[in-house]
Molecule: RNase P RNA; transfer RNA
Organism: bacterium
RNA sequence: AAGGCAAACCGGAUGGUUGCUCCCGGUUUUCCGGGAGAGGAAAGUCCGAACACCGAAGGGCAGCGUAGCCCCCUAACUGGAGGCCCUCCGGCAGUGCCGGAGAGGAUCAGAGCCACAGAGACGAGUCCUGGGACCCUAAAGGUAACAGGGGUGAAACGCGGCAAUCUCUACGCGGUGCAAGGCCAAAUAGAGGAGGAGAGGCUGCCCGCCUCGCUUGAACUCCGGGUAGGCUGCUUGAGGCCUGCGGCAACGCAGGUCCCAGAUAAAUAACCAUCACCCGAAAGGGUACAGAAUUCGGCUUACAGGUUUGCCUUUCCG
RNA sequence: GGCGGCGUAGCUCAGGUGGCCAGAGCACGCGGUUCAUACCCGCGGAGUCGGGGGUUCGAAGCCCUCCGCCGCCACCA
Numbered sequence: 001a002a003g004g005c006a007a008a009c010c011g012g013a014u015g016g017u018u019g020c021u022c023c024c025g026g027u028u029u030u031c032c033g034g035g036a037g038a039g040g041a042a043a044g045u046c047c048g049a050a051c052a053c054c055g056a057a058g059g060g061c062a063g064c065g066u067a068g069c070c071c072c073c074u075a076a077c078u079g080g081a082g083g084c085c086c087u088c089c090g091g092c093a094g095u096g097c098c099g100g101a102g103a104g105g106a107u108c109a110g111a112g113c114c115a116c117a118g119a120g121a122c123g124a125g126u127c128c129u130g131g132g133a134c135c136c137u138a139a140a141g142g143u144a145a146c147a148g149g150g151g152u153g154a155a156a157c158g159c160g161g162c163a164a165u166c167u168c169u170a171c172g173c174g175g176u177g178c179a180a181g182g183c184c185a186a187a188u189a190g191a192g193g194a195g196g197a198g199a200g201g202c203u204g205c206c207c208g209c210c211u212c213g214c215u216u217g218a219a220c221u222c223c224g225g226g227u228a229g230g231c232u233g234c235u236u237g238a239g240g241c242c243u244g245c246g247g248c249a250a251c252g253c254a255g256g257u258c259c260c261a262g263a264u265a266a267a268u269a270a271c272c273a274u275c276a277c278c279c280g281a282a283a284g285g286g287u288a289c290a291g292a293a294u295u296c297g298g299c300u301u302a303c304a305g306g307u308u309u310g311c312c313u314u315u316c317c318g
Numbered sequence: 319g320g321c322g323g324c325g326u327a328g329c330u331c332a333g334g335u336g337g338c339c340a341g342a343g344c345a346c347g348c349g350g351u352u353c354a355u356a357c358c359c360g361c362g363g364a365g366u367c368g369g370g371g372g373u374u375c376g377a378a379g380c381c382c383u384c385c386g387c388c389g390c391c392a393c394c395a
Stems, first nucleotide, its partner, number of pairs: 001314010012275007020037007039289001043300002046298005051177004058207004063173005068084003072080002085104001086102007105168002110166002112162003122158001127150003131146001133143003181232004192223004198212004225394003239258008276287004319391007328344004337375001346362005368384005
């Protein structure tokens, strides 16, 4: 210097004109001035929480989730940091080192499956070979066990292979999600009709408890009716940035400083000029993935191009 | 916005506890039958099992991830 891998960060800039949403101020009548206005993933909704409700939010079974060991971080987690062990893959050197990957508890509790091939797939047993022993021996052969080798296969009698099969062990788990929930308004009205003896509440089952109802009929089911408006939850939060200290690191502590979208069918835009980069001979064209919807912490997936750091390989120079 | 379900041939669907296994009906093509068409009879083609990865000797079925489609949930006691 080039290439590859991994991680982190950036991911068009500046100015003008016209608009949109929110806030503040002034005038006061729809006007003027000022300020702010998408992301690293806002995505998938895969985990964990905050918050809110479920007319007790009780017990058991079932169910679901996690999984090497130690220690730590975090509000918590199936997330993350560090060290060690085991298995597999690659390389070097030759039984160790380097790099990478791993949903990596248990098959001495029990069950199930193991296609094809193979004699035989876990219950039993001998396809080929050949060693020693015994019987018969001229040789061939025969007998019962023992120990090996070959062949088939993922696995061959051995603690067989498969627990991302049932299961067992240890630990943990209530459910529903801001369309949760609270308040107000509107409408002749949740009117009317049918079913029905049991129904609902923690939702799969059982027990227990509570509430309502049993023909004048339920807070149940079905058909159907009305309104499709406003306020709140709602954005100051496990918050961002800078500096210092502690720690290998994840991260924590202290000080300073800042306020940084809250819209509701959904604003965050359009156009012009200059510059930057890419394609193109030029004219010209283009600017990755993608866009908030209660809020955070993770994971996963998408991403043109660029910067930095670390590691590896090759080449050149000293 | 939140939650749930599904994806197998052109269409509609089966596929038990992973192997025997990728199937059925309709549709399509060819042949037969008929003067000709339909019906009928015989034969045949057509599949990345939505895509990718993993576990396993072996995956349509198990696990993870991505894609596509469908459905439910407003308020008024």